A computed fold for a 268-nucleotide part of an RNA from a Longimicrobiales bacterium, annotated as large-subunit ribosomal RNA, domain VI. The RNAcentral record of the full RNA draws on ENA. The source organism's lineage runs through Bacteria, Pseudomonadati, Gemmatimonadota, Longimicrobiia and Longimicrobiales. Its mean pLDDT, the model's own confidence on a scale to 100, is 91.
Context: one part of a larger RNA
């Protein structure tokens, strides 16, 4: 832009995409077969491979904005504590986040039509004959049934809610006037497990949306600073201590101010 008024929401599925796999083991049964050796259809159960999808409770990995050690050197005047630099300086750990090698799930079940082929009844052709007429059986294939998109499905769909005036010509669209500016969206701001920018969701004081604060959980592992003990290096105590990034939950402290734009007016 359309979808012949405009909005918000909620579906239908035309069509389109995925998926679609395979072993092994037990029972049936040591049955049926078969001298024997061997060894089943059919039906039933279990666990696996490989592909996938989606998650982070577990297990691992990452995690240069967290925590501890450790060297050298500068620096804060010194001691003690620290800040810089040295591939995050190395070096041992880790939250949340994204993740496998981690955790669950999937291929199914079941319908229809129908290949080769296997039949039933049956003439031509008094006999045969699945086949001419009928009709029943058959594949991981095919349509369907699972999963995803989906009315730009111009064949432009359905439901449900909402919101819109007086006048004057004028058959009508439609034009002026005077009024109003609706539902509703947008811009702008807090932002987010949404995100390349648009979009998508949350929320703006009638408020927990981000941030601080407080607690909690969780991470480092026991701060500083003092007091004993020791020549000292260092130990112990106070101290399950100090610090602490995304996590939970709470509290208006901060910042999401005040506002402003579009958009009709009953619709060939």
């Nucleotide at each position: 832009c359309g979808c012949a008024g405009g909005a918000a929401g909620a579906u239908u599925g035309c069509g389109g995409g995925g998926a679609g796999c395979c072993g092994u083991c037990c029972c049936u049964a040591g049955u049926a077969c078969g001298a024997g050796a061997g060894g089943a259809c059919c039906g039933g159960g279990a666990c696996g491979g490989a592909c996938u999808g989606a998650c982070c409770u577990c297990u691992g990995g990452u995690g240069u904005a967290c925590c501890g050690g450790c060297u050298g050197u500068u620096c804060u005047a010194c001691c003690a504590a620290g800040g810089g630099c040295a591939g995050c300086g190395c070096c041992g750990g880790g939250u949340a986040g994204c993740u496998a090698c981690g955790u669950c799930g999937g291929g199914a079940c079941g319908a229809g039509a129908g290949a080769a082929c296997c039949g039933c009844u049956g003439a031509a052709c008094g006999c045969a004959u699945c086949u001419a007429a009928g009709c029943g059986g058959g594949a991981a294939g095919c349509u369907c049934c699972c999963c995803c998109c989906a009315a730009g499905a111009c064949g432009a769909a359905u439901c449900u809610u909402c919101c819109c005036a007086g006048g004057u010509c004028g058959c009508a669209a439609g034009a002026c006037c005077u009024c109003u500016g609706a539902a509703g969206g947008g811009c702008c701001g807090u932002u987010c497990g949404a995100g390349a920018u648009g979009a998508g969701g949350a929320c703006g004081u009638u408020g927990a949306u981000a941030g601080g604060c407080c607690g909690c959980a969780g991470g480092u592992g026991c701060a500083a600073g003092c007091a004993u003990g020791g020549c000292a290096a260092c130990a112990u105590g106070c101290u399950c201590a100090g610090c602490c990034g995304a996590g939970c939950g709470g509290u208006a402290c901060u910042a999401a101010u005040c506002g402003c734009c579009c958009g009709a007016g009953a619709g060939g």